RNA sequence: GCGGAAGUAGUUCAAUGGUAGAACGAUAGCUUCCCAAGCUAUAGACGCGGGUUCGAUUCCCGUCUUCCGCU
Numbered sequence: 001g002c003g004g005a006a007g008u009a010g011u012u013c014a015a016u017g018g019u020a021g022a023a024c025g026a027u028a029g030c031u032u033c034c035c036a037a038g039c040u041a042u043a044g045a046c047g048c049g050g051g052u053u054c055g056a057u058u059c060c061c062g063u064c065u066u067c068c069g070c071u
Base pairs, nucleotide, nucleotide: 001070002069003068004067005066006065007064010024011023012022013021018054026042027041028040029039030038047063048062049061050060051059
């Protein structure tokens, strides 16, 4: 330099154009003599910038980071 893959909650992962979810974790409450476990509730995220569209995590372009391959 060229090609490919990945980027979503604190962590690990879903979501193939129509209200962004789960598990674990965090906080609060209930339960318990206390702890643990259990139950309920709450908060929290689409790497960044543009484009297409009535509507974009999703499609297109650029860019950043990480990984793999080629040279």
Model confidence (mean pLDDT): 82 of 100. The RNA shown here (transfer RNA) has 71 nucleotides and comes from a Clostridiales bacterium. Its Rfam family is "tRNA". It is annotated as a transfer RNA. From the family's description: Transfer RNA (tRNA) molecules are approximately 80 nucleotides in length. It was read from a public genome assembly.